The prediction has a mean pLDDT of 87. A computed fold for a 91-nucleotide RNA from a Chloroflexota bacterium, annotated as c-di-GMP-I riboswitch aptamer. It matches the Rfam family "c-di-GMP-I riboswitch aptamer". Its family is annotated with cyclic-di-GMP binding in the Gene Ontology. NCBI's taxonomy places the organism under Bacteria, Bacillati, Chloroflexota.
RNA sequence: AACCGAAAAAAGCAAACCCGCUGAAAGGCGGGGUCGCAAAGUCAUGGGUCUAAGAUUGUAUAAAUACAAUUAAGAUUGCCAAACCGCCGAG
Numbered sequence: 001a002a003c004c005g006a007a008a009a010a011a012g013c014a015a016a017c018c019c020g021c022u023g024a025a026a027g028g029c030g031g032g033g034u035c036g037c038a039a040a041g042u043c044a045u046g047g048g049u050c051u052a053a054g055a056u057u058g059u060a061u062a063a064a065u066a067c068a069a070u071u072a073a074g075a076u077u078g079c080c081a082a083a084c085c086g087c088c089g090a091g
Stems, first nucleotide, its partner, number of pairs: 003091001004089002012037002017032006035078001041084002045081003048076003054071007
């Protein structure tokens, strides 16, 4: 230095669920909590997935409007890759 990740040590993160705030929703943030995580650190670049306010189209209606379909510009890195960066060291 590369690989690897120990019945090692130090430090760290925090699913579900509950409470509060926020958002149209998916979701996010704070507190509690602790299922798990060796990148569960950063990043929405590629794929996947979730949502559909707005937009478009259609149907109904005299109209307002209602319903349906499509759609990411929204979200997810604790779904998988790519990129960047990092603690420890039994082997």